[in-house]
RNA sequence: CCGCCCAUAGCUCAAUUGGUAGAGCAGCUGGCUCUUAACCAGAAGGUUCUAGGUUCGAUUCCUAGUGGGCGGA
Numbered sequence: 001c002c003g004c005c006c007a008u009a010g011c012u013c014a015a016u017u018g019g020u021a022g023a024g025c026a027g028c029u030g031g032c033u034c035u036u037a038a039c040c041a042g043a044a045g046g047u048u049c050u051a052g053g054u055u056c057g058a059u060u061c062c063u064a065g066u067g068g069g070c071g072g073a
Base pairs, nucleotide, nucleotide: 001072002071003070004069005068006067007066010025011024012023013022019056028042029041030040031039049065050064051063052062053061
């Protein structure tokens, strides 16, 4: 320098041909227990990497950029 892949909750990851973003774990509250752990129940937690474009509507499609990974020269 060229090509490909990835970026979504604190962490690990879903979201199917565009239609109101979910799960597990962690943390929080309550129950159970002499207490803790385990177990049970509940609630909360998001500018979907950034900036534009298309669209009635974008995590999803298009362009550029940023960060990370892989390959080639």